[in-house]
């Protein structure tokens, strides 16, 4: 002094405009049955804590952790 911190995990998120995807669970369909595969729903204080804005995962500032120098 840089770089990270978003769903249970692994991780997107475009000049600021109400947060996604895979995978994993759940339900259904299919199959004598399981797999597998389709579909459908469910899951979130964006690490906390203030600013600034009509509006903040996004800009500012303190501040915890990890990780690099």
């Nucleotide at each position: 002094c840089g770089g990270g911190a978003u769903a249970g995990c692994u991780c997107a998120g475009u000049u600021g405009g109400u947060a996604g995807a895979g995978c994993a669970g759940g339900g259904c369909a299919u199959u004598c049955g399981u797999a597998a595969u389709g579909c459908c729903a469910a899951g979130g204080u964006c690490g906390c804590a203030g600013g600034u804005u009509c509006g903040a995962c996004u800009c500012c500032u303190g501040u915890u952790c990890c990780c690099g120098g």

This is a predicted structure of a 69-nucleotide RNA (transfer RNA) from a marine eukaryotic metagenome.
Its mean pLDDT, the model's own confidence on a scale to 100, is 83.
Rfam family: tRNA. By type it is a transfer RNA.
The RNAcentral record of the sequence draws on MGnify.